[in-house]
RNA sequence: GGCGGAGUAGUUCAGGGGUUAGAACAAUGGAAUCAUAAUCCAUACGUCGUGGGUUCGAAUCCCACCUUCGCCU
Numbered sequence: 001g002g003c004g005g006a007g008u009a010g011u012u013c014a015g016g017g018g019u020u021a022g023a024a025c026a027a028u029g030g031a032a033u034c035a036u037a038a039u040c041c042a043u044a045c046g047u048c049g050u051g052g053g054u055u056c057g058a059a060u061c062c063c064a065c066c067u068u069c070g071c072c073u
């Protein structure tokens, strides 16, 4: 330098045009317990990497860029 994958909650990931963006774990509060863990209930947490474009509507499609991983040279 060329090609490709990934970027979404604190972490690991799902969601691949449509009306409140989700799960598990973690966090906080509560229940229970003599107490702790496990268990159960509840709560909060997101400029969906950035900027444009397409569309009535974009996390999702297109373009450029950034970060990261891999392959080739």
Base pairs, nucleotide, nucleotide: 001072002071003070004069005068006067007066010025011024012023013022018056027043028042029041030040031039049065050064051063052062053061
Model confidence (mean pLDDT): 81 of 100. The RNA shown here (transfer RNA) has 73 nucleotides and comes from Watanabea reniformis. Rfam family: tRNA. Rfam links the family to the GO term triplet codon-amino acid adaptor activity. The RNAcentral record of the sequence draws on ENA.